[in-house]
The prediction has a mean pLDDT of 87. This is a predicted structure of a 350-nucleotide part of an RNA (small-subunit ribosomal RNA, central domain) from a wastewater metagenome. RNAcentral holds the full RNA, with entries from SILVA.
Context: one part of a larger RNA
RNA sequence: UUGGGCGUAAAGGGUGCGUAGGUGGCUGUGUUAGUCGUGUGUCAAAUACCCGGGCUCAACCUGGGAAAGGCAUGCGAAACGGCACGGCUAGAGUGUGUGAGAGGUGUACGGAACUUUAGGUGUAGGGGUGAAAUCCGUUGAUAUCUAAGGGAACACCAAAUGCGAAGGCAGUACACUGGCACAUUACUGACACUCAAGCACGAAAGCGUGGGUAGCGAAUGGGAUUAGAUACCCCAGUAGUCCACGCCCUAAACGAUGCAGAUUAGCUUUUCGGAGUAUCGACCGUCUGAGAGGCGUAGCUAACGCGUUAAAUCUGCCGCCUGGGAAGUACGGCCGCAAGGCUAAAACUC
Numbered sequence: 001u002u003g004g005g006c007g008u009a010a011a012g013g014g015u016g017c018g019u020a021g022g023u024g025g026c027u028g029u030g031u032u033a034g035u036c037g038u039g040u041g042u043c044a045a046a047u048a049c050c051c052g053g054g055c056u057c058a059a060c061c062u063g064g065g066a067a068a069g070g071c072a073u074g075c076g077a078a079a080c081g082g083c084a085c086g087g088c089u090a091g092a093g094u095g096u097g098u099g100a101g102a103g104g105u106g107u108a109c110g111g112a113a114c115u116u117u118a119g120g121u122g123u124a125g126g127g128g129u130g131a132a133a134u135c136c137g138u139u140g141a142u143a144u145c146u147a148a149g150g151g152a153a154c155a156c157c158a159a160a161u162g163c164g165a166a167g168g169c170a171g172u173a174c175a176c177u178g179g180c181a182c183a184u185u186a187c188u189g190a191c192a193c194u195c196a197a198g199c200a201c202g203a204a205a206g207c208g209u210g211g212g213u214a215g216c217g218a219a220u221g222g223g224a225u226u227a228g229a230u231a232c233c234c235c236a237g238u239a240g241u242c243c244a245c246g247c248c249c250u251a252a253a254c255g256a257u258g259c260a261g262a263u264u265a266g267c268u269u270u271u272c273g274g275a276g277u278a279u280c281g282a283c284c285g286u287c288u289g290a291g292a293g294g295c296g297u298a299g300c301u302a303a304c305g306c307g308u309u310a311a312a313u314c315u316g317c318c319g320c321c322u323g324g325g326a327a328g329u330a331c332g333g334c335c336g337c338a339a340g341g342c343u344a345a346a347a348c349u350c
Stems, first nucleotide, its partner, number of pairs: 003322004007304002012318001014201004021194003025088008034080001035077009049065006091191001092188003095184005103177007110154001114150008125136002162169002206247006215241002220236004258317006266295010299306002323350003332343004
């Protein structure tokens, strides 16, 4: 191990695609090892249950009866489920027409800031701090102007915005490219949902090879602070941060909330569509679809809170939990260049 659960108490897999498996719309016909009904056989006796009887009662002993259920087999039913063959269009997909977007990849370009170099002006300080010092500067710094080089990031727009499966994505242009929404209802006709295994993607840090390096900056050195100061503050500064290719595969990978479908008051804001109405036009107002927020009814919740983007009410499927520690550890296996990752105990102890 039944069961009960998984926003915050233990518990949703980081995300997607997806095989097996599980589950599956409306309708017709046929069939039926599931299902339902019924018959027969059997499941020893005792026990248990019901109605009685006997010990003074009871326990105990004893007579009779019945049901439910299991297995085997016969007959029947066809609502549900399965199977076979048809039909349908509300699910799903395709087409057509529009639309929005920091979705992805590559290339090119731009301005601000920073820094370096060269030159000009100019002179004694600059920088930094709570205060200082290390540090830079008369071989001319800081400041300021001009020119050139370099790398990284893209102010304002900017938002409670948008896009993406998640990680994530923000200067501009172009090329290639994925997804989405709305309208139409032309086409296919259940083609669907979920998903062990498997595959792919997966921030940052880290690793390998080659490049690059302005700023920042683990480590490290120095100056301070302090009883000490392996820190907080300051001056420097190597890996790294950046690019290409190849690995790593983790996270408070969070909405701490798996995916899909259905049902269940509203109010309000906002993004992107549509319709009719209005208008010169833009608004406004009405209805409608898809997202993103705030509040809130019923209901739920231990409470906090959730509340048509549910944590409400139902269905299908997957993942996971089962007292704390030992421990996400040991051992074994698989993966990795390594770091390590995945899987995952027990003794013992409270």